[in-house]
RNA sequence: CCGGGCAUAGCUCAGUUGGCUAGAGCGUUCGACUGAUACUCGAAAGGUCCUAGGUUCAAAUCCUAGUGCCCGGA
Numbered sequence: 001c002c003g004g005g006c007a008u009a010g011c012u013c014a015g016u017u018g019g020c021u022a023g024a025g026c027g028u029u030c031g032a033c034u035g036a037u038a039c040u041c042g043a044a045a046g047g048u049c050c051u052a053g054g055u056u057c058a059a060a061u062c063c064u065a066g067u068g069c070c071c072g073g074a
Base pairs, nucleotide, nucleotide: 001073002072003071004070005069006068007067010026011025012024013023019057028044029043030042031041032040050066051065052064053063054062
């Protein structure tokens, strides 16, 4: 330099044939249970869906550029 992949909650990820309010597990906080822990159960908080533009009535999802990481080629 060329080609490909990935980027979504604190962590690991799902959701990508555009459509209501963006989700799961773990973790965190609170509550129940217990003599007290643990386990288990219930609830809650937590997100500019990498950044900036574009298309559209509507974008995490499509298009363009950029950034970071990974793989391959020269």